[in-house]
Context: one part of a larger RNA
């Protein structure tokens, strides 16, 4: 390298947009660039292979011949890829009616529930555990009522429920704003898919500044358990956990399943729409989301129209363990470290 794989053995990029590039719907006419066939040239000898010969034989060698699968000219086909014109609607786009949604971002406003503050009531306790004890409480806690403050998260409604590339999104209403889906077929005529490098998005935890700061809680203390307890349980607690505006760029970023597109038996939930029958309701269709199963498919497991099935197009990654996501290098970052990624040795 050819090949063969990547749900679970090694293997899908965290996710988008995309510039090159690689692939492309029907038709009709053109050239004829790949294509195919024919003639010519060439394609040194040696070798290799095949037929014969010569040295006793054999390596070696003579002669012959095939081959040198290649490039050059040329002449002809036009079905296929191309390229150049024209021309279409089924792919994609637009327009127009309509519909759901925790999609985003920005302001305002809501109750509940903690926790504090102040005041009443009112006493000996409270809190916590497996029993305890550190801790709070006669300087009046716990409880209760009433007024206040203050951060943060939004009970139920709630769903195998929606939306969104993904991470993710959940109170209420207003602005602003992307995407989606169904009917229609008015318009444009292939504009598509797919993407190395780029650009950009990106939980959480951390980091810079500047705010905030209730509840929770690393680290830290105190009390327990225990042979020991730098744990698990108690009682406190500080970074952080929320803002703004910057970085950082990883995670079991998981459906351990890249994207598109066509095709392949059914059953049954439910979510948006559309359209039929209509009596509660039934049914037919398109998009989604769920179960269970047919052919196949897999080493099983299980996947199975939401494929892990049949085929195509394009990216991406794999190649025995460990040594190692380590070491040098470069690069990005403030730092923490991210990203590229080996060897020696060893089984």
């Nucleotide at each position: 390298c050819u090949g063969g794989g990547u749900g679970u053995a090694a293997a899908g990029g965290g996710c988008g947009c995309g510039c090159a590039g690689g692939u492309g719907g029907g038709c009709u006419u053109g050239a004829u660039a790949g294509u195919u066939a024919g003639a010519g040239g060439u394609g040194a000898a040696a070798u290799c292979c095949u037929g014969u010969g010569g040295c006793u034989u054999a390596a070696c060698u003579g002669c012959a011949g095939a081959a040198c699968u290649g490039c050059c000219u040329u002449u002809a086909a036009u079905a296929c890829u191309u390229c150049a014109a024209g021309u279409c609607u089924u792919g994609a786009g637009u327009g127009c009616g309509g519909a759901a949604g925790a999609g985003a971002g920005a302001g305002a406003c809501g109750g509940a529930a903690u926790u504090c503050c102040a005041g009443g009531u009112g006493u000996a306790g409270u809190a916590g555990u497996g029993a305890a004890a550190u801790a709070c409480g006669u300087a009046g806690a716990u409880a209760u009522c009433u007024g206040g403050a203050a951060a943060a998260a939004c009970a139920c409604c709630a769903g195998u429920u929606g939306c969104g590339a993904a991470g993710g999104c959940g109170g209420u209403c207003u602005c602003u704003u992307g995407g989606u889906c169904c009917g229609u077929a008015a318009c444009u005529g292939a504009c598509a898919c797919u993407u190395a490098g780029g650009c950009g998005c990106g939980a959480a935890a951390g980091c810079g500044u500047g705010g905030g700061g209730a509840g929770c809680a690393a680290a830290c203390a105190g009390g327990a358990u225990u042979a020991g307890a730098u744990a698990c349980c108690c009682u406190g607690g500080u970074a952080g956990u929320c803002c703004a505006c910057g970085c950082u760029g990883u995670a079991a970023a998981c459906g351990a399943u890249g994207a598109a597109u066509a095709c392949u038996u059914g059953g049954u939930g439910u979510u948006g729409g559309u359209c039929c029958c209509a009596u509660u309701g039934g049914g037919a269709u398109c998009a989604g989301u769920g179960c269970c199963g047919a052919a196949g498919c897999u080493a099983a497991c299980g996947c199975a129209u939401u494929a892990a099935g049949u085929a195509u197009u394009c990216c991406a990654c794999c190649u025995g363990g460990g040594g190692a996501g380590u070491a040098c290098g470069a690069u990005c970052g403030c730092a923490a470290g991210g990203u590229u990624g080996a060897a020696a040795c060893u089984c």